The prediction has a mean pLDDT of 76. Predicted 3D model of a 354-nucleotide RNA (Bacterial RNase P class A) from Megamonas sp. UBA1799. Taxonomically the source falls in Megamonas (Bacteria, Bacillota, Negativicutes, Selenomonadales). It was read from a public genome assembly, where an Rfam model found it. Rfam family: Bacterial RNase P class A. By type it is a ribozyme.
RNA sequence: CGAGUACGAAAGACAAUCGCCGGCGCCCCAGAGGCGCUUGAGGAAAGUCCGGGCUCCAUAGGGCAGUGUGCUGGAUAACGUCCAGCGAGGGUGACCUCCGGGAAAGUGUCAUAGAAACGAAAACCGCCUGCUUCGGCAGGUAAGGGUGGAAAGGUGCGGUAAGAGCGCACCAGCAGUCAGGCAACUGGCUGGCUUGAUAAACCCCACAUGGAGCAAGACCGAAUAGGGAAGGGAUGAUGCUGCCCGCGGAACCUUCCGGGUUGUGUCGCUUGAGUCGGCAGGUAACUGCCGAUCCAGAUAGAUGAUUGUCACUGCGUCAGCAGUACAGAACUCGGCUUAUUGAGUGCUCGUGAU
Numbered sequence: 001c002g003a004g005u006a007c008g009a010a011a012g013a014c015a016a017u018c019g020c021c022g023g024c025g026c027c028c029c030a031g032a033g034g035c036g037c038u039u040g041a042g043g044a045a046a047g048u049c050c051g052g053g054c055u056c057c058a059u060a061g062g063g064c065a066g067u068g069u070g071c072u073g074g075a076u077a078a079c080g081u082c083c084a085g086c087g088a089g090g091g092u093g094a095c096c097u098c099c100g101g102g103a104a105a106g107u108g109u110c111a112u113a114g115a116a117a118c119g120a121a122a123a124c125c126g127c128c129u130g131c132u133u134c135g136g137c138a139g140g141u142a143a144g145g146g147u148g149g150a151a152a153g154g155u156g157c158g159g160u161a162a163g164a165g166c167g168c169a170c171c172a173g174c175a176g177u178c179a180g181g182c183a184a185c186u187g188g189c190u191g192g193c194u195u196g197a198u199a200a201a202c203c204c205c206a207c208a209u210g211g212a213g214c215a216a217g218a219c220c221g222a223a224u225a226g227g228g229a230a231g232g233g234a235u236g237a238u239g240c241u242g243c244c245c246g247c248g249g250a251a252c253c254u255u256c257c258g259g260g261u262u263g264u265g266u267c268g269c270u271u272g273a274g275u276c277g278g279c280a281g282g283u284a285a286c287u288g289c290c291g292a293u294c295c296a297g298a299u300a301g302a303u304g305a306u307u308g309u310c311a312c313u314g315c316g317u318c319a320g321c322a323g324u325a326c327a328g329a330a331c332u333c334g335g336c337u338u339a340u341u342g343a344g345u346g347c348u349c350g351u352g353a354u
Base pairs, nucleotide, nucleotide: 001350002349003348004347005346006345007344010341012310013309014308015307016306017305018304020040022038023037024036025035026034027033042326046337047336049335050334051333052332053331054213055212056211057210061245062244063243064242066209067208068207069206070205071085072084073083074082075081086100087098088097089096090095101204102203106202107201108198109197110196124145125144126141127140128139129138130137131136153171154170155169156168157167158166172194174191175190176189177188178187179186180185217267218266219265220263227257228256229255230254231253232252239247240246274293275292276291277290278289279288280287281286311324312323313322314321315320
């Protein structure tokens, strides 16, 4: 210098003028008024995909069913998230990827092709032996050919009529055992020789799991009236989960017909697993202690616009010109995913120079 890889920060600054939501103070002619001061978007506020808090329904209970998660250890309020490892795969490398339990419990499936697709079963060609009427027939054989995504361990030597884990060596796998590791797992030794794939198929195992959601829910205000029809109801309406149990529990409940009345109402609502800094523990995720601090809260929805100077990037005839992304809160928090700008740092590979 080029190519790559990982990481965590930033998201233009200041001033003037005009304007907006909210808060506080003052004024008045008292109205959703005026004046002054002051706060005011994000790393993703987004998608609403997970998980908590909070609210209501039993104080959220038991069983079945269903659903979810799925290597190990840890973190956490919790998670399908994160951290550190293990295994497998990819890359020369830094590093990256993974719905990663069980197929020797059981069931199912494996199209076409093929002799045969799971059972130690299977003989199409070939090989060997025997017989032969010379066409073949019977037996042996999974080494060779052929089919297939997959043919039942692989390679070699021995062995044999030809062959075969039939025997042996090495390798792969399985079981046992020893050692290391908290564990996933790794390594050694021994053994009989060998066991297909599929669980984002049923299933088995382990763990978790009640439902609905801030339009939750609570309160105030306004109006009040009641009626008709059908059905059901302490032999339990209705509610709590799909079912059962269990619990609560109404003289009312459900549906329809036709009427009455009504808010730019209040709270929930932003002090919270908050933010910033320091110290300590931990490889890390994260945790503990101390100190500082309050940082949007609207309800048709504010957080904006213009100008100037500077900053950064690009172009330049060195006067200047152009550009500065993605996008915007709506109960709240932790994640994930997606969108997106220009820089920085560590590391790797290649090339060149010293």